[in-house]
Context: one part of a larger RNA
This record gives sequence, structure tokens and C1' cells, in this order.
RNA sequence: GAUUGAACGCUGGCGGCAGGCUUAACACAUGCAAGUCGAGCGGAAACGAUGGAGCUUGCUCCAGGCGUCGAGCGGCGGACGGGGGAGUAACGCGUAGGAAUCUACCCAGUAGAGGGGGAUAGCCCGGGGAAAUUUGGAUUAAUACCGCAUACGCCCUACGGGGGAAAGCAGGGCGGACCUGUCACUAUUGGAUGAGCCUGCGUUGGAUUAGCUAGUUGGUGGGGUAAAGGCCUACCAAGGCGACGAUCCAUAGCUGGUCUGAGAGGAUGAUCAGCCACACUGGGACUGAGACACGGCCCAGACUCCUACGGGAGGCAGCAGUGGGGAAUAUUGGACAAUGGGGGCAACCCUGAUCCAGCCAUGCCGCGUGUGUGAAGAAGGCUUUCGGGUUGUAAAGCACUUUAAGCGGGGAGGAAGGCUAUCAGAUUAAUACUCUGGUAGAUUGACGUUACCCGCAGAAUAAGCACCGGCUAACUCCGUGCCAGCAGCCGCGGUAAUACGGAGGGUGCAAGCGUUAAUC
Repeated sequence: GAUUGAACGCUGGCGGCAGGCUUAACACAUGCAAGUCGAGCGGAAACGAUGGAGCUUGCUCCAGGCGUCGAGCGGCGGACGGGGGAGUAACGCGUAGGAAUCUACCCAGUAGAGGGGGAUAGCCCGGGGAAAUUUGGAUUAAUACCGCAUACGCCCUACGGGGGAAAGCAGGGCGGACCUGUCACUAUUGGAUGAGCCUGCGUUGGAUUAGCUAGUUGGUGGGGUAAAGGCCUACCAAGGCGACGAUCCAUAGCUGGUCUGAGAGGAUGAUCAGCCACACUGGGACUGAGACACGGCCCAGACUCCUACGGGAGGCAGCAGUGGGGAAUAUUGGACAAUGGGGGCAACCCUGAUCCAGCCAUGCCGCGUGUGUGAAGAAGGCUUUCGGGUUGUAAAGCACUUUAAGCGGGGAGGAAGGCUAUCAGAUUAAUACUCUGGUAGAUUGACGUUACCCGCAGAAUAAGCACCGGCUAACUCCGUGCCAGCAGCCGCGGUAAUACGGAGGGUGCAAGCGUUAAUC
């Protein structure tokens, strides 16, 4: 000199863009953070509409027939998104390769979806328990579950739902078979995406750590995995690693990057992005395409809470917030309007992801705190050789301006979509349905009193901090008298201190200025 996730002291007008527990991976009250689908199913607890009945005239009852929907079965998603960095010196990360693998949803292709069955939750009737919850009986559905066929050398599969119908078939109409779109389903091939595995090289310090290793190193048989492999197991052999630093100890998430520097290098890994590991501590598996699973399960432990003492419940390193620790770090805010994600045919629902707002000069950037004129060089202050000098065009006065703040009006963009109507095309027996494209209409904004523009009034509402002996820009007076004190280094202070304290003046930065800490 540059820099910082900074803190402290004094001071503090506005805006934009960023950032904000570096310490206790300490403990957590409360609320929210993962649901959705009735176009899979049996149904109807609540609300509403409609119809009916009763009357007490605004209530009760009836009807799942309707909008919808609590609880339940079932499907998909809770493996993403979000968090902090404890552990890890490792194929963890970075980089360059490899072969023995899997991949839900998505895209493209091929083949197919035949015919049956038995349960179970819910509901109903009971029992136990303070509660959490548990249990018996009866009954019921499915895209839940189980056989058979397709299936061949062996093994293994399937499911239906919703829309339309004016053609053809049967029937007396509704409706159904059937037909036709669409969404699901089964098997399989390829792709895309994601993931698992292996290898070369690189990746902190210590030798006051020199030897380490028995599933250890290799082989064979067997097992296991999606997959190679001592991954596991039985037997056999006796190997394997190490001064090119094994083993042990300490420290540490790694990288893109960031800071500094002319570079080489040094330091660092906040925010943002990629990967890894973790989810009260330790262990385990289940389900599933995917987990050994932050807001799932089981066991053990510590801690907290409830209890009728028999037994139960919990996990903020999600967003806010609380206590504690600390020099120190924010709101128990708004919205799904946009972007993205989950579910759904869709409408839509959910989303503390996200987008916004609030707080903080924490940083960077921008703007303002007036402009011009004004010498009687006013008064006052300071100083003086008492003449004066300086503060100083500074003020006052006069003439203007109105940025920002304030008040009042107007007002984009972030909105793409979705809905309704209609036209054309595709499909089809069909002018139906559905899909695609066009046109028209009414609409969708948390931010938001938005940005921006216009008007109004009035200099009105807005300057401090450090320093002035040398380094280093900036000097005098008074007080003090080796005292009180200053100090980054040299050093000042013992009666004329430009170095202490105050004042006047000056210098430097400026909504900041200094100090401390830290890195180059």
C1' cells in the first nucleotide's frame, strides 16, 4: 500500500447492489418447512347447493342424486429441494482413462393385454388402557393380492379408468355389448438422464513415530451383489507394504475460485457453483428404480417432557425465533405473481425452494448537505512587537435554484399462461369426443404508496473523524513541571514542551473517520 463474513470508539442525510453466528455438530418453547390424486377403490365425517318432509319460521330430519370430501385401502412423491462441515490425509477431491453394471418418470421401436379366485382396511357391534394405542366378531371394494393360459430348452407378466356415439348388431327406452379417441398397464430392444465400481498421476506437518500386516498377500471350490473383487466362507501356499517414508501421532472437508503480488510465489476455501460426508450419540436392516433414508422404522445410550406409576412421547447442522457461549452477526414478516419442484388429464393443491419486504454504514458504488454576489475586510474568538495579523467572502445582506427528503397526482415492465366462445386441420363411420394451430372476450402481481414522469412549498431537513517533533501533509498561545501523561519506531515531559492537556489556526479523508485483529 492492498484486502476482510470483521469488532470497538466517536459521528451519521438518501438511494442502488451485495453480505450478515467465523464461537457451543451446545440445548431448544411455539408456528410453519411434503404432499397430492375421487379420471384407481369402497364410501360420506364436515361444509355448501338442490329437492322433499316436519313444524317451534329458522331450525331438525331424509336423499352420495350434485359440488366436493374427514378418516381408510391403493398409486406416485417423501433418495429432490433446504442445512451446517463433526468426521475424513481417503480413489474423499481434482484430472485423465477403463469395464464387469443398474437406471422410476421421459423419448423411439416391437409384441401383447385371455379367463378365474380368495381376502383385508374402512364402516358396524363389542373388549382392554390414564394416554399412546391395542384386540375380538361380522361384512365390503379396487389400477391392492393369488393361481391358470399365452410360455416354446428352463423360469417369469399384465388392469383397468375416463370422453363420445346420429354408422352397423341385439333389445321396449335409460343403459350395456360393440366401435372410436385418450390416459394408464405387461414384456422386451435402443436412446437420454442419473448412479454404482476400477485404475494412472496430484493432494498438510511430524522420524523427539522405523518397522507394519493373519482375511493379512495370492490361488482353487462355493456363496453373495445390479456389477469386477478376500466382498464373505472352506482348503492350500507364505506372502504383501516400507527411508521414493509404511505404520503411528497431530491438523484438515476437497475443488472451481478468493486475497495479495510485476510475476514466480505466499495465504485462504465466507457468499455463488461442482463433488463428498453427516442429521441427538452408536448400531441395524426394511421398503423401493434409487436410502441403509434430516422432518421413515427397530435396538442400545445420554438428555428433555407426559403419566392414573402399569407405561408412553421427542430430536431446528430446514425458515423464523429462545436460552447459552461470545468482541460479534438480522423478522416468531408477505406471496406462490414469476422461476423451479412434487402430485394430478386438467382445473388446481402443496412448496420458509424461490421471489420479495423488514433490521444492520458490514462492504462497494452513486447523490446530497446549496449556487452566485457580497470588504464596513462587521461583531466575536485567537494572537500581537499593541501598529496590526488571522479566522475571512467565511458570516450577515442581496439575487437565485430545488437534486434528495416531504406532500399531492399520474403510471410502465416483470404476464408467459390458464378459462370461455368460435374457426381450420388431424383422428374417426361421425359435422360427436379429443388433440394441434388461429381469432375474439373477460381475467391472473406478493413486491407496491414499485421504477419512472408531473406538480407544490421552502435554504428550507442533512458533517464529522483523525492528525499537525522526524518518518509524514499540517504551528502558535495557555496550563502542567521526569508529575499528569504520550508513544508504530526514533523518542517527548525535571519552568519559556510545535511531541502531555485545552484553545485558536492548519492538514488529510469524508457519511464516514480512526483503532485493534488478520493475510499478502

The part of an RNA shown here (small-subunit ribosomal RNA, 5' domain) has 520 nucleotides and comes from an uncultured prokaryote. RNAcentral holds the full RNA, with entries from ENA. The prediction has a mean pLDDT of 84.